The part of an RNA shown here (large-subunit ribosomal RNA, domain VI) has 249 nucleotides and comes from a bacterium.
Context: one part of a larger RNA
RNA sequence: CGUGGAAACUUGAGGGUACGCUUCUCUAGUACGAGAGGACCGAGAAGCACGAACCUCCUGUGUACCAGUUGUUCUGCCAAGGGCAUUGCUGGGUAGCAGCGUUCGGUGGGGAUAAGCGCUGAAAGCAUAUAAGCGCGAAGCUCUAUCCAAGAUUAGGUUUCAUAGACUCCAGGGAGAUGACCUGGUUGAUAGGCGGCAGGUAUAAGGCCAGCAAUGGUUUCAGCCGAGCCGUACUAAUAAGUCAUUCUG
Numbered sequence: 001c002g003u004g005g006a007a008a009c010u011u012g013a014g015g016g017u018a019c020g021c022u023u024c025u026c027u028a029g030u031a032c033g034a035g036a037g038g039a040c041c042g043a044g045a046a047g048c049a050c051g052a053a054c055c056u057c058c059u060g061u062g063u064a065c066c067a068g069u070u071g072u073u074c075u076g077c078c079a080a081g082g083g084c085a086u087u088g089c090u091g092g093g094u095a096g097c098a099g100c101g102u103u104c105g106g107u108g109g110g111g112a113u114a115a116g117c118g119c120u121g122a123a124a125g126c127a128u129a130u131a132a133g134c135g136c137g138a139a140g141c142u143c144u145a146u147c148c149a150a151g152a153u154u155a156g157g158u159u160u161c162a163u164a165g166a167c168u169c170c171a172g173g174g175a176g177a178u179g180a181c182c183u184g185g186u187u188g189a190u191a192g193g194c195g196g197c198a199g200g201u202a203u204a205a206g207g208c209c210a211g212c213a214a215u216g217g218u219u220u221c222a223g224c225c226g227a228g229c230c231g232u233a234c235u236a237a238u239a240a241g242u243c244a245u246u247c248u249g
Base pairs, nucleotide, nucleotide: 001151005161006160007159008158009157010156014148015147016146017145020048021047022046023045024044025043026042032037050105051104052103053102054101058099059098060097061096065092066091067090068089069088070085071084072083073082074081075080108144109143110142111141116136117135118134119133165243166242167241168240169185170184171183172182173181190236191235192234193232194231195230196229197228199225200224201223206219207218208217209216210215
């Protein structure tokens, strides 16, 4: 830009992806074989690699979470804290993101075939799977699975609307380099704040008690807390603008 205005839901022409492998058990130490050895067919159970999704468990990260601790400096001093030293170092760790973790997948079936194996059957009174005709037959082809998909210009379909709708702008994230996408914009839980909960750390400060003191005990499963869940209009999504309005051309 087109598809005859808009929104939502779709069909699938045509493409992509996947369909992998091993071991063990039973059948059966059977068939076979002098023995050594040792099956087809069929049934079952594990595993590897690969792929997808996810974070309940495990593990990792988690430089705006918590605690311990060294040196130094600052808050006048004590105590308590802030800064710097790789996040100073150390021990843990929420959400998220991950794999080393978890769950799931390949199955099965249909069709047409390859090599190969056949039926009927002449040319050629026989024979012959082939000349006419008809079958079986593979991890391969194709459909079935799954993803994209109407620029499929053959531009499809259905429903609803037509003073419809879309965009700018703003609060944002499940999205993301930016566009885009998605949620929300007061008829509102979109983000922040606040409250509660989950979860993390590990029992704050101050006081009191014991001890000469270091320190310990108690108040105290305390205190503090980023992203999680639920709630709550306190703050901010105000206000406004642009395009379009073809059924009725």
Notes
The coordinates come from a structure-prediction model, not an experiment, and the mean pLDDT is 86.